[in-house]
């Protein structure tokens, strides 16, 4: 120099890459809640258990006058990255009276990317996020073809991110 096998560093994909923080919008909503009134007649608060309100009137309905908030989204800004990230089990821990539910960590499975459509969940919601599905699209190698036939380039088929390119350490072959 070639190639193999275990390592370490650096990057590529994309015009909505991924995921966090702020801070301002607009939805949530005239909703939840509080009051005024008439009228009602025994339950309301919840998943349970407790407790707390109620004949000095509870729920639901109509009315007066007040009247939010988290979650979830848009913008812009800053941050960390490129299994970024998401999603499914199952275990532990936290937090609670228990339970659900969230967070965090470990283990294992799956999904290279982003948009469309369809169904399914979630949600106030037709936003939006999450799964499944399908057909192009694009990035990345590998086999085939072709073409100025080292390089490259196009076309087709198919793979998976523990993948790709570059580069280096270390073994061991030749």
């Nucleotide at each position: 120099a070639c190639a193999u096998g275990a390592g370490g560093u650096a990057g590529a994909g994309g015009u909505c890459g991924c995921g966090g923080u702020a801070u301002u919008u607009a939805u949530c909503a005239g909703u939840a809640c509080c009051u005024u009134a008439a009228g009602g007649g025994a339950g309301u608060c919840c998943g349970a258990a407790a407790g707390a309100c109620g004949a000095u009137g509870a729920a639901g309905c109509u009315u007066u006058g007040g009247g939010a908030a988290a979650g979830g989204a848009a913008a812009u800004a800053c941050c960390g990255c490129c299994g970024a990230a998401g999603g499914g089990a199952a275990u532990a821990u936290a937090c609670c009276u228990c339970a659900a539910a969230u967070a965090u960590a470990u283990u294992c499975c799956c999904u290279g990317g982003g948009a469309c459509u369809a169904a399914g969940g979630u949600u106030a919601a037709u936003a939006g996020c999450c799964u499944u599905a399908g057909g192009a699209c694009u990035g990345u190698c590998a086999c085939a073809g072709u073409g100025u036939u080292u390089u490259c380039a196009c076309u087709g088929u198919g793979g998976a991110g523990u993948g790709c390119u570059a580069u280096u350490u270390c073994a061991a072959g030749a």